């Protein structure tokens, strides 16, 4: 110095909830707020999960089912990047 690992220190992010707003919804954005997080930084490549406007099938009174082109990175893996330096 690098890798692995995660003591200490300096810091960082921000769940639920809430206010406003966008969206058919899932969910996103901003403010407040902290459950937690050593990548809870970025990324939709793989798996998984969520929603169903449009579309299709059944029915005809209403609805039901299928379904991402939408979403979730704080679901898992992968890829890229990063602070510190004890055992």
């Nucleotide at each position: 110095u690098a890798g692995u690992c995660g003591a200490a220190a300096a810091g960082g992010c921000a769940a639920a909830c809430u206010u406003a707003u966008c969206g058919a919804a899932a969910g996103g954005u901003a403010g407040g707020g902290a459950c937690g997080c050593a990548a809870a930084g970025c990324u939709g490549c793989a798996g998984g999960c969520c929603u169903u406007c449009c579309g299709g099938u059944u029915g005809u009174u209403a609805a039901a089912c299928c379904g991402a082109u939408g979403g979730c990175g704080g679901c898992u893996g992968g890829g890229c990047u990063g602070c510190c330096g004890a055992a």

A computed fold for an 87-nucleotide RNA from Paenibacillus oceani, annotated as c-di-GMP-I riboswitch aptamer. The coordinates come from a structure-prediction model, not an experiment, and the mean pLDDT is 87. The organism belongs to Paenibacillus, within Bacteria. Of the family's consensus pairs, 95% are formed in the model.